[in-house]
Order: sequence, then structure tokens, then C1' cells
RNA sequence: GUCCCCGUAGCUCAACGGAUAGAGUGUUAGCCUCCGGAGCUAAAAAUGCUGGUUCGAUUCCAGCCGGGGACG
Repeated sequence: GUCCCCGUAGCUCAACGGAUAGAGUGUUAGCCUCCGGAGCUAAAAAUGCUGGUUCGAUUCCAGCCGGGGACG
């Protein structure tokens, strides 16, 4: 330099172009318990950025940013 893949809760991952973007784990609070780091309940927490297409975009398209890989 060319090409390919990826970017979503703190972390690991889901989500035919359409419902309030879900799950595990973690965190916080409450309950329970002789105790809690076990068990139960609840809560907070996310689509890398900017545009485009569309009635509607996490999803499709373009550019940029970041990470990984192949070739030279």
C1' cells in the first nucleotide's frame, strides 16, 4: 500500500429491516439466613462517530475512527 473480518451494558454474547434492544456474569439495594462470598426479588447500565437509503436502521450503503488478520 491492497484486500478481508470485527466494533451492542463493567465483561462475554444474542437480536427476519418493525413490540419497551435481550441473556449470562458482574455491580447496587432489599428479603432470607446463626453468618454470607450461598439462595430469592428488584433496580441501574449499551448499539464507535458522521451522513445516506427507507414509512421505519443494531441490521442495508458511504466516509471516518479503533481493533484483528492475509498478501506484497
The prediction has a mean pLDDT of 81. This is a predicted structure of a 72-nucleotide RNA (transfer RNA) from a Candidatus Omnitrophota bacterium. The source organism's lineage runs through Bacteria, Pseudomonadati and Candidatus Omnitrophota. Its Rfam family is "tRNA". By type it is a transfer RNA.